[in-house]
Molecule: c-di-GMP-I riboswitch aptamer
Organism: Anaerolinea thermophila
RNA sequence: UCCGAGAAAAGGCAAAAUCAGGGAAACCUGAUGACGCAAAGCUGUGAGCCUAAAGCUGAACUGAGUCAAGGUUGUCUGGCUGCCGAA
Numbered sequence: 001u002c003c004g005a006g007a008a009a010a011g012g013c014a015a016a017a018u019c020a021g022g023g024a025a026a027c028c029u030g031a032u033g034a035c036g037c038a039a040a041g042c043u044g045u046g047a048g049c050c051u052a053a054a055g056c057u058g059a060a061c062u063g064a065g066u067c068a069a070g071g072u073u074g075u076c077u078g079g080c081u082g083c084c085g086a087a
Base pairs, nucleotide, nucleotide: 006084012037013036017032018031019030020029021028022027035074041080042079043078044077046076047075048072049071050070055066056065057064
């Protein structure tokens, strides 16, 4: 110096829940909050999972099935980027 690892320090993010708003829903945004996180930072013509308005099927009285172009990065994986610098 590089790689790897993750002690310490300085910090960072923010689960559930509540309130307000958006949405058909899943869920998202803001405030409070803090379960936790070394990438719990960003991202996909990768996957999984969630929802099913519209569509399609089929029923016949308010119901069933299917489907993502919707959502989830705090589900995994690939890629990109970042703080510190012990054993």